[in-house]
Context: one part of a larger RNA
RNA sequence: ACCGGCGAGUUAACAUUAGCUGCGAGUUUAACCAAGUUUGACUUGGGGAGGCGUAGUGAAAGCGAGCCCUAACUGGGCGAUUAGCAGCUAAGUUUAGACCCGAAACCAGGUGAGCUAACUAUGGGCAGGGUGAAGGCCAAGUAAAAUUGGCUGGAGGCCCGCACCCGUGUCUGUUGCAAAAGGCUGGGAUGACCUGUGGUUAGAGGUGAUAUGCCAAUCGAACCUGGAGAUAGCUGGUUCUCCCCGAAAUGCAUUUAGGUGCAGCCCUAUUUAAUAGUUUUGCUGGGGUAGAGCACUGGAUGGAUUGUCGCUUCGCAAGAGGCGGCGUCUAACCAAACUCCGAAUACGGCAAAAUGUUUGGUAGGAGUGAGACUGCGGGGGCUAAGCUCCGUAGUCGAGAGGGAAACAGCCCAGACCGUCAGUUAAGGUCCCUAAAUAUAGGCUUAGUGUGAAACGUAGUAUAUUUCCUUAGACAGCCAGGAGGUUGGCUUAGAGGCAGCAACCCUUUAAAGAGUGCGUAACAGCUCACUGGUCGAUUCGGGAAGUGUGCGCGAACAAUGUAACGGGGCUCAAGCCUAUUACCGAAGCUACGGCUUCGCCGCAAGGCGAGGGGUAGGGGAGCGUUCUUGGUGGGUUGAAGGUGAGCUGUAAGGCUUGCUGGACUGCCAAGAAGUGAGAAUGCCGGU
Numbered sequence: 001a002c003c004g005g006c007g008a009g010u011u012a013a014c015a016u017u018a019g020c021u022g023c024g025a026g027u028u029u030a031a032c033c034a035a036g037u038u039u040g041a042c043u044u045g046g047g048g049a050g051g052c053g054u055a056g057u058g059a060a061a062g063c064g065a066g067c068c069c070u071a072a073c074u075g076g077g078c079g080a081u082u083a084g085c086a087g088c089u090a091a092g093u094u095u096a097g098a099c100c101c102g103a104a105a106c107c108a109g110g111u112g113a114g115c116u117a118a119c120u121a122u123g124g125g126c127a128g129g130g131u132g133a134a135g136g137c138c139a140a141g142u143a144a145a146a147u148u149g150g151c152u153g154g155a156g157g158c159c160c161g162c163a164c165c166c167g168u169g170u171c172u173g174u175u176g177c178a179a180a181a182g183g184c185u186g187g188g189a190u191g192a193c194c195u196g197u198g199g200u201u202a203g204a205g206g207u208g209a210u211a212u213g214c215c216a217a218u219c220g221a222a223c224c225u226g227g228a229g230a231u232a233g234c235u236g237g238u239u240c241u242c243c244c245c246g247a248a249a250u251g252c253a254u255u256u257a258g259g260u261g262c263a264g265c266c267c268u269a270u271u272u273a274a275u276a277g278u279u280u281u282g283c284u285g286g287g288g289u290a291g292a293g294c295a296c297u298g299g300a301u302g303g304a305u306u307g308u309c310g311c312u313u314c315g316c317a318a319g320a321g322g323c324g325g326c327g328u329c330u331a332a333c334c335a336a337a338c339u340c341c342g343a344a345u346a347c348g349g350c351a352a353a354a355u356g357u358u359u360g361g362u363a364g365g366a367g368u369g370a371g372a373c374u375g376c377g378g379g380g381g382c383u384a385a386g387c388u389c390c391g392u393a394g395u396c397g398a399g400a401g402g403g404a405a406a407c408a409g410c411c412c413a414g415a416c417c418g419u420c421a422g423u424u425a426a427g428g429u430c431c432c433u434a435a436a437u438a439u440a441g442g443c444u445u446a447g448u449g450u451g452a453a454a455c456g457u458a459g460u461a462u463a464u465u466u467c468c469u470u471a472g473a474c475a476g477c478c479a480g481g482a483g484g485u486u487g488g489c490u491u492a493g494a495g496g497c498a499g500c501a502a503c504c505c506u507u508u509a510a511a512g513a514g515u516g517c518g519u520a521a522c523a524g525c526u527c528a529c530u531g532g533u534c535g536a537u538u539c540g541g542g543a544a545g546u547g548u549g550c551g552c553g554a555a556c557a558a559u560g561u562a563a564c565g566g567g568g569c570u571c572a573a574g575c576c577u578a579u580u581a582c583c584g585a586a587g588c589u590a591c592g593g594c595u596u597c598g599c600c601g602c603a604a605g606g607c608g609a610g611g612g613g614u615a616g617g618g619g620a621g622c623g624u625u626c627u628u629g630g631u632g633g634g635u636u637g638a639a640g641g642u643g644a645g646c647u648g649u650a651a652g653g654c655u656u657g658c659u660g661g662a663c664u665g666c667c668a669a670g671a672a673g674u675g676a677g678a679a680u681g682c683c684g685g686u
Base pairs, nucleotide, nucleotide: 001686002685003684004683005682006681011096012095013094016091017090018089019088020087021086022085023084026052027051028050032046033045034044035043036042037040056063057062066078067077068076069075099237100236102234106227107226108225109224110223111222117201118200119199120198121197122196123195124194125193126191128160129159130158131156135152136151137150138149139148140147164188165187166186169184170183171182172181203219205215206214207213212221240621241620242619243618244617245616250263251262252261253260254259264368265367266365267364268363269362270361271360276358277355278354279353280352281351282350283349284348285347291341292339293338297335298334299333301331302330303329304328305327307326308325309324310323311322312321313320314319371396372395373394374393375392376391377390378389379388380387401412402411403410416593417592418591419590421589422588423587427583428582429581430567431566432565436580438579439578440577441576442575443574449569455553456552457551459550460549461548462547463546464545465544466543467542468541469540476533477532478531479530480529482506483505484504488500489499512527516525517524594611595610596609597608598607599606600605622675624672625671626670627669628668629667630666631665632664633663640659641658642657643656644655645654646653647652
């Protein structure tokens, strides 16, 4: 891992609700007793003790169809005008282990120091080599000492190094030789040394040269048994079928936030039946949002100012000038917490029509209380997030099918079953790939389409404005482009061309107190402007703008094209406009069948509306074991096993071959150790 077996809402009691049964103003026995008996999950009889009900009300005394409050109610509260009791079944609650498995822990009583820690009594062990302390002796030396030298001596948590003890580094080992080892290397090795045996210390404890170490492969509190099925708002698991309905992820509260209570939303039963509910239309309301506005509250910009206040310059002063604040006027603005205004929607009311129970009440059973994305209106954030928090609608959740290459939340559309029928939706119709290489007219040349902005673009199409043009436009070419004047100021200089202010006049066909380059400054080149040359079919040519469509640049990422699903596509297989046909789903239709609810019907049946579905509610069944009663089968082969065939909407059922070798079905009831694929489930087999 697979296969097989085992494996989880049970039982008791009280009360509640529903269904059924008996009796009924009543109902019912409990323990216990007796008899019978198939000895059980039994039957019959006795037993009225007691319970519930038949009257309430008051705190109570008490009174009583009334009672209480009160001094007293014309008042108020609770009652009266009747239905209960017992049993069985079902459901959920409560108390119990209470659907099953699962802690880490807590407590009690015991067992452990044959491992290890410390202590204790008594024993044992330490090759060999080195060093050479004190002391002693001799000699020298001294007044005597001190001191010095030699010899002797044999100290030491001394040195090197076996046994022994330890475990430094590294390699191997890592389903090992081994639940801590092996190889090489290393530390101590007369000591705080090592070690045998006996003994002592025990878990709220011991022991500890403290590492929270060790106390039998277990230690921040040993192990065993018990309390014990501790508790687990947590995780996992929870076993047959079909039919009907079908949620929630919200509000309030919570030592509450992944739990729970109440409400909301779902289911079942019952009741209410109209003037209910829902939708549409009309009428009628309140409002202060969007928008808009500046009349208020504030913000904020320019201008004016004969108001007012302040600062400042010049001046002896009078006064003149400059700047600023406030106010006023004016122009253009901004606001969730501004409003002189003010919608659409939404919401309330009334009426009509449509729909046809969708509404309300009561009782019982729930689940949910982590929501997700998309569009729209907003808050937070960065007008960031597949972000977060509200509102609103949809979808998913609990929704299959078609489209979007693939893709819960997008688009289309809501799957009872069957059909080798039809017709459509979204989306598509060159090939992959079902259906147009469809029609008409344009656009695009970028493979744009088939990824992106500001900004840029004499790409191209189209619309439009102003102007020029055979009295010669536009472009090119030839020529002119002057004088006062080097204008004034400034400046070292400033001559059109550093800069400041001004920007006149003249001669002219025309020529700026100068468009750009240039010089130190001049000079020089050039432009504006003018003449000439050239000659544009007026359905023409040209200049400068503006709007719009489609393009172009901007455009850089990591394995490999890789930013149309691919091939590939250019009057398209791209884009825009219009049109026709076709394809395309579990939609709709057609035909057949099943089923739920309603209506009609005596019935058969007919008609109408339904049948996606998680949590969850309700209904109807299948199968397993045993019991009771009845009735069958079986050595001419039961159950079980393993194949085949038939059959039912399903759980399933029936027949039969082989195997097997002794039990077993059906009908009507009853009782449950009653259904496995999942629990890192348990046991066994392979």